Predicted 3D model of a 265-nucleotide part of an RNA (large-subunit ribosomal RNA, domain VI) from a metagenome. The RNAcentral record of the full RNA draws on SILVA. Its Rfam family is "Bacterial large subunit ribosomal RNA".

Context: one part of a larger RNA
RNA sequence: CGCAGGAACAUUGAGAGGAUUUCUCCCUAGUAUGAGAGGAUUGGGAGGAACGCACUUUUGGUGUACCAGUUAUCGUGUUAAUGGUAAAUGUUGGGUAGCCAUGUGCGGAGUGGAUAACCGCUGAAAGUAUUUAAGUGGGAAGCCCACCUCAAGAUGAGUGUUCCCAUGGCAGAAGCCAGUAAGGUCACGGGAAGAAUACCCGUUGAUAGGCUCUACGUGGAAGCGCGGUAAUGCGUGAAGCGGAGGAGUACUAAUAGACCGAGGG
Repeated sequence: CGCAGGAACAUUGAGAGGAUUUCUCCCUAGUAUGAGAGGAUUGGGAGGAACGCACUUUUGGUGUACCAGUUAUCGUGUUAAUGGUAAAUGUUGGGUAGCCAUGUGCGGAGUGGAUAACCGCUGAAAGUAUUUAAGUGGGAAGCCCACCUCAAGAUGAGUGUUCCCAUGGCAGAAGCCAGUAAGGUCACGGGAAGAAUACCCGUUGAUAGGCUCUACGUGGAAGCGCGGUAAUGCGUGAAGCGGAGGAGUACUAAUAGACCGAGGG
């Protein structure tokens, strides 16, 4: 922009894409079969591999939020304590959320249709025979459905429900312009949404920050007291610090606003 008024929501599915993989074992059964050695068709069940989708409860990885140890050096006048820097985390040990796989869950199931090779039934041409000439049945991991996803720009532009509509100016046939309606956009606070865009939520509010509490992480702060000549240990004290997760609380900020958008089709 189109879908012959303007919108919101819900749908149909033409069409498109994905998937459709495979192994082992058990029972049927050591049965049929075979001299034996061997060893099924069929039907039922169990467990895997790889692949795919989703997720983070568990197991782990990362985790430049965080906590702790530690070396060198510089600062806060000194001790103690603490901050900066050390190739973009100085180094080392852990690690929440998030993201992830090696972890967890699930999937390729079931039921049909038309068939290929092939196997049949009835059956003539051709008194017999013959799956074929008329007619008719079975039959594959393959084809079409079925399963999952997208999908009306499917210009063949579909369908349903609901909402808004008889304002002003110019023109005087259609029309043009303006302000509006339903509705929407910008802006603002954000997001398990995201490259930009899009999508989703938001004062009829817990959206973000702050504050309080907390799951959890680290691992026992500083100061003081006590023991020890000292290094250092113990107590105060599951301490201190953090807390991307959870809960609560309108304290702060989502304000104030601007714009677009029909005229009865």